A computed fold for a 1478-nucleotide RNA from a metagenome, annotated as small-subunit ribosomal RNA. RNAcentral holds the sequence, with entries from SILVA. Its mean pLDDT, the model's own confidence on a scale to 100, is 84.
RNA sequence: AGAGUUUGAUCCUGGCUCAGGAUGAACGCUAGCGGCAGGCUUAACACAUGCAAGUCGAACGGUAAGGUCCUUUCGGGGAUACACGAGUGGCGCACGGGUGAGUAACGCGUAUGCAACCUACCUGUAACAGGAAGAUAGCUCCGAGAAAUCGGAAUUAAUACUCCAUAAUAUAUAAGAUUCGCAUGUUUCUUAUAUUAAAGCUCCGGCGGUUACAGAUGGGCAUGCGUAACAUUAGCUAGUUGGUAAGGUAACGGCUUACCAAGGCGACGAUGUUUAGGGGGUCUUAAAGGAUGGUCCCCCACACUGGUACUGAGACACGGACCAGACUCCUACGGGAGGCAGCAGUGAGGAAUAUUGGUCAAUGGGUGCAAACCUGAACCAGCCAUGCCGCGUGCAGGAUGACUGCCCUACGGGUUGUAAACUGCUUUUAUACGGGAAGAAUACCCCCUACGUGUAGGGGACUGACUGUACCGUAAGAAUAAGGAUCGGCUAACUCCGUGCCAGCAGCCGCGGUAAUACGGAGGAUCCUGGUGUUAUCCGGAUUUAUUAGGUUUAAAGGGUGCGCAGGCGGAAUUUUAAGUCAGGGGUGAAAUCCAACAGCUCAACUGUUGAACUGCCUUUGAUACUAUUGUUCUUGAGUCUGGUUGAGGUGGGCGGAAUGUGUUAAGUAGCGGUGAAAUGCUUAGAGAUAACACAGAACACCAAUUGCGAAGGCAGCUCACUAAACCAGCACUGACGCUGAGGCACGAAAGCGUGGGGAGCGAACAGGAUUAGAUGCCCUGGUAGUCCACGCUGUAAACGAUGAUAACUAGAUGUGUGCGAUACACUGUACGCGUCUGAGCGAAAGCAUUAAGUUAUCCACCUGGGAAGUACGUUCGCAAGAAUGAAACUCAAAGGAAUUGACGGGGGCCCGCACAAGCGGAGGAACAUGUGGUUUAAUUCGAUGAUACGCGAGGAACCUUACCUGGACUUAAAUGCAGAAUGACCUUUCGGGAAACCGGAAUUCUCUUCGGAGCAAUUUGCAAGGUGCUGCAUGGUUGUCGUCAGCUCGUGCCGUGAGGUGUCGGGUUAAGUCCCAUAACGAGCGCAACCCUCAUCGUUAGUUGCCAGCUGGUAAAGCAGGGGACUCUAACGAAACUGCCGAUGUAAACCGUGAGGAAGGUGAGGAUGACGUCAAAUCAGCACGGCCCUUAUGUCCAGGGCUACACACGUGUUACAAUGGCCGAAACAAAGAGUAGCUUCUUGGCAACAAGUGGCCAAUCUCAAAAGUCGGUCCCAGUUCGGAUCGGAGUCUGCAACUCGACUUCGUGAAGGUGGAUUCGCUAGUAAUCGUAUAUCAGCAAUGAUACGGUGAAUACGUUCCCGGGCCUUGUACACACCGCCCGUCAAGCCAUGGAAGCUGGGGGUACCUGAAGUCUGUAACCGCAAGGAGCGGCCUAGGGUAAAACUAGUGACUGGGGCUAAGUCGUAACAAGGUA
Repeated sequence: AGAGUUUGAUCCUGGCUCAGGAUGAACGCUAGCGGCAGGCUUAACACAUGCAAGUCGAACGGUAAGGUCCUUUCGGGGAUACACGAGUGGCGCACGGGUGAGUAACGCGUAUGCAACCUACCUGUAACAGGAAGAUAGCUCCGAGAAAUCGGAAUUAAUACUCCAUAAUAUAUAAGAUUCGCAUGUUUCUUAUAUUAAAGCUCCGGCGGUUACAGAUGGGCAUGCGUAACAUUAGCUAGUUGGUAAGGUAACGGCUUACCAAGGCGACGAUGUUUAGGGGGUCUUAAAGGAUGGUCCCCCACACUGGUACUGAGACACGGACCAGACUCCUACGGGAGGCAGCAGUGAGGAAUAUUGGUCAAUGGGUGCAAACCUGAACCAGCCAUGCCGCGUGCAGGAUGACUGCCCUACGGGUUGUAAACUGCUUUUAUACGGGAAGAAUACCCCCUACGUGUAGGGGACUGACUGUACCGUAAGAAUAAGGAUCGGCUAACUCCGUGCCAGCAGCCGCGGUAAUACGGAGGAUCCUGGUGUUAUCCGGAUUUAUUAGGUUUAAAGGGUGCGCAGGCGGAAUUUUAAGUCAGGGGUGAAAUCCAACAGCUCAACUGUUGAACUGCCUUUGAUACUAUUGUUCUUGAGUCUGGUUGAGGUGGGCGGAAUGUGUUAAGUAGCGGUGAAAUGCUUAGAGAUAACACAGAACACCAAUUGCGAAGGCAGCUCACUAAACCAGCACUGACGCUGAGGCACGAAAGCGUGGGGAGCGAACAGGAUUAGAUGCCCUGGUAGUCCACGCUGUAAACGAUGAUAACUAGAUGUGUGCGAUACACUGUACGCGUCUGAGCGAAAGCAUUAAGUUAUCCACCUGGGAAGUACGUUCGCAAGAAUGAAACUCAAAGGAAUUGACGGGGGCCCGCACAAGCGGAGGAACAUGUGGUUUAAUUCGAUGAUACGCGAGGAACCUUACCUGGACUUAAAUGCAGAAUGACCUUUCGGGAAACCGGAAUUCUCUUCGGAGCAAUUUGCAAGGUGCUGCAUGGUUGUCGUCAGCUCGUGCCGUGAGGUGUCGGGUUAAGUCCCAUAACGAGCGCAACCCUCAUCGUUAGUUGCCAGCUGGUAAAGCAGGGGACUCUAACGAAACUGCCGAUGUAAACCGUGAGGAAGGUGAGGAUGACGUCAAAUCAGCACGGCCCUUAUGUCCAGGGCUACACACGUGUUACAAUGGCCGAAACAAAGAGUAGCUUCUUGGCAACAAGUGGCCAAUCUCAAAAGUCGGUCCCAGUUCGGAUCGGAGUCUGCAACUCGACUUCGUGAAGGUGGAUUCGCUAGUAAUCGUAUAUCAGCAAUGAUACGGUGAAUACGUUCCCGGGCCUUGUACACACCGCCCGUCAAGCCAUGGAAGCUGGGGGUACCUGAAGUCUGUAACCGCAAGGAGCGGCCUAGGGUAAAACUAGUGACUGGGGCUAAGUCGUAACAAGGUA
């Protein structure tokens, strides 16, 4: 110091979360020791038991217990300068200890004041202590009561109480003088008068007592400043505020009372409600701050709850009293007792917090002369890892890097790991034994010294709870001692197995649906370590409340606009004061804490000493620049004045024309109107159109705009009246009069409301017609409120420039409005407005840019994640509608802004394609073939499923194939290898069973040899197998498609914060990102094109099996033969085409031309060739391969069946429906292939399929081997001489075998079908159409399929509006899984929190009235007392209780309202693209 998380990516805004520190903590797992600290945060809940405040015999009367002594009748008695229960008296009990309920307050903190006060014990100074009287407790006796306790009688003492005396520097009054003070006042002195005191004890030293003054200590009171939240708490207050008088108090004071006045507090927050002890400090932080107030210290408050006083120096009193209340206990029922928020302890509550311990040894406190006693204060110990600190659990060596484990694997590595074993060393700690402190100084006692029995000093002796503790020594021995969490990113640390959106994890993002580094386990690793994690809380990070230090055009956020009180801020010069400010001095800021240095415990924590600091407050002296204040002046801010100018500025009145509607009249006839198309509507009772006249209301065309005016809303025909403003010029006047502006007041579009008018057009609601699946809409026909006027209300808008007002400063260009210079159709300057563009600067960017969103100043308003929600409740306003103010629970991890790249649009532009159009032929109807779906089945194996599956994998399912089903068999198996064992065969032949596979039996008994064995074979054992089982969403490879579309990228540079852009865009051109021009780009790559193959022309070479022109021979004929290379052809090499030439257009690229030449002309035709990528596209069943699964089976063999089923649906085809045809006959012309288990010539037989012979060919040699066409004949428009399905008969061929289930031949049969609805497919030239041929597979064939080949051979394209697909540019976007996207609302279901609600039940506070204990004060004749006084009674006040009506607040409530959340519910489709009505 930052990081994660919104996006496909980016920048920003903004929230959420994490890493750090801390704790009086708790919980999980684990645990060796010590030191120092800490330990009921909850029920101020209730408490059993014990202890926590007594002491003094040197104040007193005394003697219950004990000691000692004496005595004794053993019952007891006496004494004691031993001691002491109970009692009188004194001092203490107001300290110490606990708690934080109450308290928002002079309670606390800080600084002052008291001239308005008190102070026991202590210290100092001064003075004094004379006399007298009467009681009372105790004790004794009697009595009441269960007890607590109480009553009566007699008697007695005091340092108890009372009286008298004495007395002032005391108190009071009066008088005089004097000091000080801002004042009320006050100091000191003098005089006079009056009043008030005491206590004794004694060891004779003293200790006590009284008065006064002073000190010290402790308190009381008053004041300034500071001290929580809420304004959805705005008014509060009658002793209230002040005065006078009196009373009261230690003291001032409405503290109390009477009277008088009417004040006092409050937006600088009164009052009310809620919460809370305050501070020093503590935690955190860089600081400022924020949070907190446990332990320790200071202050306050409280002591079961409430009230009250007494005593006392001090209390309204924790372990005192009285009363009331609640609760608990005792009781003989009459009555009593109690108060742990002291220390322990118990119960309860709670996540949670200790022993019913020891000692007064030390420190401190009380009493006492003292010894001493008391002291749960304190000091110690016990429990607890609660925290901080320290120590240890060994150290060194030790590699074949041992074994196990785990992981990988190529069977060899890696890791655990120097770790272990093993060798050597050490002994802290633990254990055993031994030694052993400091804390102790006093007092008292003894001795000594100086004064003289006591004080001061010195010496000695005595005293330790902790404790035989800390510490030290010795012994043996690695011996007694390691865990927790984590390992996807943040965040250090990785693999295997299990699981399979399950179980689970999770702080945030998020993991888990069969290969999980995220779940669980294991191995390993990382971090910390006597601990480690989790949870809770606080600060930090968070500049995320911003004083330091934020923002407001679009992210949350500028008030709709103005005026303006308070407030804040404010021009120039000079002066006064010195409040702020600055400097010096003084006081204070307790100690502890923090910090620094040093020191003490072996170190540290801890503790001590010293210093610094405590940033504060008060006071004093000075300074005077700035702010403030006082006075005087100034003119530039502001205003006034004079003269002009401008405008839809405002209010009221008058006038005008066009249009519309209505009415009347005329004229006229069939429609008008409306729409995408229609209909409703109007119209023969005469509409609409036309003309004239009349009336009505509303709005003002053109001018007219980037215009003008106004504070905003807003303002538009012309004109008049009234009125406001701005600007310009002049520079005459005033002299800071200014700016902003919380509350407040005023204005404020449209809609709406009230009252009264008005009502032409338009037009919510409503009605009808359409549209539609629906249409409560969009469209149409009507139409009420309203729109208009007057008066009143409402007070809101995307009231927007989404930009508050004012002032100053900071570059330019250009247009325009109104003035002036100054008028002159030139020119330019100047002022105020309204606009556009571009700099610096700013901004997240878009953008803003002298009209700032720039740089500054002042003031106001507003914001702090999204939703819930501008909702609820409360309040104010309003007639209402509603407006203003304005939350929370709950919920999410985002919501959002700007820009980028894509994709998409029922956005735009340009362009292309058999995309449409123009044509030709088909499909869809029929029958059949074939594939698919579905159904069926024991099985109908599997895969392919929009385009991109469906004559597809399959280029050949009768068996085989075959993967499926049924049945029968085998288990290392059907093949192969290795090793071991036993055997000598195996093969073969044969027999039986069987459907076969197979099983069982019989026969047969190998070769070589050095005799050891070897080879071979099968059997057997073991190891390797096998799987068309799963996963194409783990993969390789291959393939389809977009698409043969023209695109896809890179390097360097440049631009941008960045994603990205540029290049690749623009203007042309092309089939093309093809090329040219332009250009912050310049180049390059993969694609395009070309290079390759075939065809078209020619040449060269070569001529066999091909060819035959010329020459020769020869046949019935034939290149048949000799021969030839001319030609065709074959097959190798070349040539040829490049917009090269010409004309025209153009800068060029290029394009155009019935141009020339050429076999071919503008990529000549065709093929091969498929960029980056998309579809988790297809394929685990071609093959390969990871993982998983099966192993007497999911493997293997065999027979039979199935893949060929059949109500039906779809795709692809074949054949047809006929005459451009069918049939018969005759006679022609190809290319490319194939062939020896083959092609088969020819001959013979058969109607034929074919059969039997014969010969050729391993092929340019032989064979398969053409059809349409041509010529001739026939048929005559019909279910036919069309069509051939289906069925019957007879055959042929292949094959082990044609039943399921082959093809072919022949005879017979002769179905549907007469050109096919919506819709749809192919094709642009040697193409479509049509005709046949060949081949692969193959025994044969379901082939009408596929792949090739040639023959014959068209029509049409105006064109790009539309459909489909694609490319480029641009635009919008809330999409990015990318429109098959996103997304809204009702309803239905579940859960959650919340509002309202007839009411019901609580709580605290206040008011009024009634009652009223104890008690202070007060009054008082009877009673007591000599008296002082008391009792009793009365009065005031009051805690508490009761009653009443309101307010506030909480809980609950049938029912009800909306809200939020929840993989796959319903209805629609509102928004995002022109989102289909912006």